[in-house]
RNA sequence: UGUUAUAAAAGGCAAAGCCGCGGAAACGCGGGGACGCAAAGCCUACGGGUCCUGCCCAAAACGGAGGAUGGCUGGGUUGCUGAC
Numbered sequence: 001u002g003u004u005a006u007a008a009a010a011g012g013c014a015a016a017g018c019c020g021c022g023g024a025a026a027c028g029c030g031g032g033g034a035c036g037c038a039a040a041g042c043c044u045a046c047g048g049g050u051c052c053u054g055c056c057c058a059a060a061a062c063g064g065a066g067g068a069u070g071g072c073u074g075g076g077u078u079g080c081u082g083a084c
Stems, first nucleotide, its partner, number of pairs: 002084004012037002018031005035071001041077003046074003049069005055064002
């Protein structure tokens, strides 16, 4: 440096639910809390999926546009330990 993740060691993160705040909503932030995670660290300004809509088209639907999700995924990037 590359590949790999069976165990161990040092650790790390934190689902759901509850409370508070923000938001139209999806959802986000914080506090308890742990379902799980070898990147469950970061990136949505690259692709796909899913979710939302105070907006546009409108009779509606579909669609558009905007938003959310990295713990949906492809991918990019950074990192600990072991083995090869």